Small-subunit ribosomal RNA, central domain from an uncultured bacterium, 346 nucleotides, folded computationally. Its mean pLDDT, the model's own confidence on a scale to 100, is 87.

Context: one part of a larger RNA
RNA sequence: UUGGGUUUAAAGGGUGCGUAGGCGGAUUAAUAAGUCAGUGGUGAAAACCUUCAGCUUAACUGGAGACUUGCCAUUGAUACUGUUAGUCUUGAGUACGGUCAAGGUAGGCGGAAUGUGUAAUGUAGCGGUGAAAUGCUUAGAUAUUACACAGAACACCGAUUGCGAAGGCAGCUUACUGGGCCAUUACUGACGCUGAUGCACGAAAGCGUGGGGAGCGAACAGGAUUAGAUACCCUGGUAGUCCACGCCGUAAACGAUGAUCACUCGCUGUUGGCGAUACACAGUCAGCGGCUAAGCAAAAGCAUUAAGUGAUCCACCUGGGGAGUACGGCCGCAAGGCUGAAACUC
Numbered sequence: 001u002u003g004g005g006u007u008u009a010a011a012g013g014g015u016g017c018g019u020a021g022g023c024g025g026a027u028u029a030a031u032a033a034g035u036c037a038g039u040g041g042u043g044a045a046a047a048c049c050u051u052c053a054g055c056u057u058a059a060c061u062g063g064a065g066a067c068u069u070g071c072c073a074u075u076g077a078u079a080c081u082g083u084u085a086g087u088c089u090u091g092a093g094u095a096c097g098g099u100c101a102a103g104g105u106a107g108g109c110g111g112a113a114u115g116u117g118u119a120a121u122g123u124a125g126c127g128g129u130g131a132a133a134u135g136c137u138u139a140g141a142u143a144u145u146a147c148a149c150a151g152a153a154c155a156c157c158g159a160u161u162g163c164g165a166a167g168g169c170a171g172c173u174u175a176c177u178g179g180g181c182c183a184u185u186a187c188u189g190a191c192g193c194u195g196a197u198g199c200a201c202g203a204a205a206g207c208g209u210g211g212g213g214a215g216c217g218a219a220c221a222g223g224a225u226u227a228g229a230u231a232c233c234c235u236g237g238u239a240g241u242c243c244a245c246g247c248c249g250u251a252a253a254c255g256a257u258g259a260u261c262a263c264u265c266g267c268u269g270u271u272g273g274c275g276a277u278a279c280a281c282a283g284u285c286a287g288c289g290g291c292u293a294a295g296c297a298a299a300a301g302c303a304u305u306a307a308g309u310g311a312u313c314c315a316c317c318u319g320g321g322g323a324g325u326a327c328g329g330c331c332g333c334a335a336g337g338c339u340g341a342a343a344c345u346c
Base pairs, nucleotide, nucleotide: 004317005316006315007300008299012314014201015200016199017198021194022193023192025088026087027086028085029084030083031082033081034080035077036076037075038074039073040072041071042070049065050064051063052062053061054060091191092188093187094186095184097182098181099180100179103177104176105175106174107173108172109171110154114150115149116148117147118146119145120144121143125136126135162169163168206247207246208245209244210243211242215241216240220236221235222234223233258313259312260311261310262309263308266291267290268289269288270287271286272285273284274283295302296301319346320345321344328339329338330337331336
């Protein structure tokens, strides 16, 4: 390389948009580039292969054929692919009418809790633990009440619920904005699928500048525990967590399962629409779950949301360690990221 694979054995890119490329619905005509057939030329000889002949045989040598699977030219064929021209509506999209949701961004508002401050009541403890101690407290704590301020998060509803490409999204409300689904089949008429490079988005932590700082809390300090205890437990507590702008670009970024299309028994729960309304039984489209048949799988299991049966395109894998390391390059303020070996060893 061919072949084989990628839920869990090595292997699906974190996610999308999209360039090149690859692939692409039905039908008619033309063309004849791919494709197929014929003919001609060329494809040196030797060698290889087949057959025959010559040395007594063989090696060896000679004759003939085949091979040289190719290239060029020419004459035809036209199913498929391509190209050109036309038509179509089922793929795709648009329109009209409904509808759905924690989808996004910005602003405003709310109550509970927590902490702090002030005032009041009140007196000796509070707090914490397995038990304690550190800690707080007669300069009046803890507890209770009133008022004020601050920051962060939104109990109940709440759910194998919903929305989003993924990351993710939850108090209420306003503005702006993205999307899905259903119905009508009115319009366009293949406009499609995938997608190397690229671009954009991308939890948490971390970084830069400026704010903010209630609670929590790496580091750190103290108290315990212990043989020790650089931990688990306790008392404190700085970065951080929050906001704005700019970086970083990674995660068990997971369904450990790429995207799209078609096909393949059923039962059941649920969300949204349609339809039908009768209180029901059933129906239909799009989701989210559970169980199961065929089939698949090493098994666990998957099973119309496939890991089944097929098609197209992309990504990735090829024994363990060395190693996601070294070197080089690119990116980054840095931390580091991306790309990514070998010697050696088993």
Rfam family: Bacterial small subunit ribosomal RNA. Gene Ontology terms of the family: ribosome and structural constituent of ribosome.